[in-house]
Context: one part of a larger RNA
């Protein structure tokens, strides 16, 4: 001094990022239990009370002896209730500080945020709000399905058949899920436009048999190039479709005080943010203002709304249960602390 446990005055979270760690609770039994709620729950809510022996009494259970009784005389039936024994429940007594007398065994309540729940995950720094879940949607696939492996044979899918089977998103439930199809992408669609190989083959050229003194002309056959026409699907065109990817405005005036602006005008868009919620796991300015709570509160709860930059299946709110999640409060307890002492063991240190 550490490093394991113990114990502690008065105060009790004043400690720290935070009650972390510690300590409080604790078993049975009987009383009693709020908001809320999806009527199961929430609940062991919370808050009490009792619990040891010993005596004698009930009460219910378990065994079932004497004894009576009847015969069919037997290891018989029939009655019978002592005895011992459990449990349980009442007086009455009794002794400790202390009785679930060691041990082992929930601290507890309020509040918001997130995710519904159980479950899963970074084997060895991350257990959650992340993943998954039922539910919902959408879109593909009619069966040699789609989809996935494989070069293929073949194989899952499936010995399944649309109430199935494969992608995608969303995630219980409640109440909802607004407005855009201009762009991307998909789905139809076939008049026109473009548009390949391919058909086509005008036309041009090579070769030379022939003719020509020559310059050259040049059949036919062979070969080179090749224009018009023709010639799918895409593409362009047209219309659909946002729980497809996606997107959802400016500026100026205006009410009989000031404030504000239903209201009007204008500009540009495909449409110009509906309900709900909102300084929020989102608010820069910001410790925004205001109310609660503290003696004081950048954090927290409740509202406001100026949403720098919430918003509806990249879901919007709201929502009992449940969380080794996160945020803040309150009882309870506590060496965390004020302020550190003590004891036990065990390391270490000195010396042998």
């Nucleotide at each position: 001094u550490c490093g394991u446990g113990g114990a502690g005055a008065a105060g009790g979270a004043a400690c720290u990022c935070g009650g972390c760690a510690a300590a409080u609770u604790a078993a049975c039994a009987c009383c009693g239990u709020a908001a809320c709620u999806u009527c199961g729950g929430a609940a062991g809510a919370a808050g009490g009370u009792g619990u040891g022996c010993c005596u004698c009494c009930g009460u219910g259970g378990g065994u079932g002896a004497a004894g009576a009784g009847c015969c069919u005389u037997g290891c018989g039936c029939u009655u019978g209730g002592a005895g011992c024994u459990c449990a349980c429940g009442a007086a009455g007594g009794u002794c400790g500080c202390a009785g679930u007398g060691a041990c082992c065994a929930g601290g507890g309540g309020g509040u918001a945020g997130c995710g519904a729940c159980u479950g899963u995950u970074u084997a060895c720094u991350a257990a959650a709000a992340a993943c998954a879940u039922a539910g919902g949607a959408c879109u593909c696939u009619g069966c040699u399905a789609a989809g996935u492996c494989g070069u293929a044979a073949g194989a899952c899918g499936a010995c399944g058949u649309a109430u199935a089977g494969g992608g995608u998103c969303u995630g219980a439930u409640g109440c909802c899920u607004g407005c855009c199809c201009g762009g991307u992408g998909c789905c139809g669609g076939a008049a026109g436009g473009u548009u390949a190989a391919g058909g086509g083959g005008a036309g041009c050229g090579g070769u030379u048999a022939g003719c020509g003194c020559a310059a050259g002309c040049g059949a036919a056959g062979c070969u080179g190039c090749g224009a018009a026409c023709u010639g799918a699907a895409g593409c362009c065109c047209c219309g659909g479709u946002a729980a497809a990817c996606g997107g959802c405005g400016g500026c100026c005036g205006u009410a009989a005080c000031g404030a504000u602006g239903a209201c009007g005008g204008u500009c540009c868009u495909a449409a110009g943010g509906u309900a709900g919620c909102g300084a929020a796991a989102u608010u820069c300015c910001u410790u925004g203002u205001c109310g609660g709570g503290u003696a004081a509160g950048u954090u927290c709860c409740g509202a406001c709304c100026u949403g720098c930059a919430c918003g509806a299946a990249u879901g919007g709110u709201a929502u009992a249960a449940c969380g080794a999640c996160u945020u803040c409060c309150c009882c309870a307890c506590u060496g965390u602390c004020u302020c550190c002492u003590c004891c036990a063991c065990g390391a270490g240190c000195u010396c042998a």
Annotation
This is a predicted structure of a 352-nucleotide part of an RNA (large-subunit ribosomal RNA, domain IV) from a metagenome. The full RNA is in RNAcentral, with records from SILVA.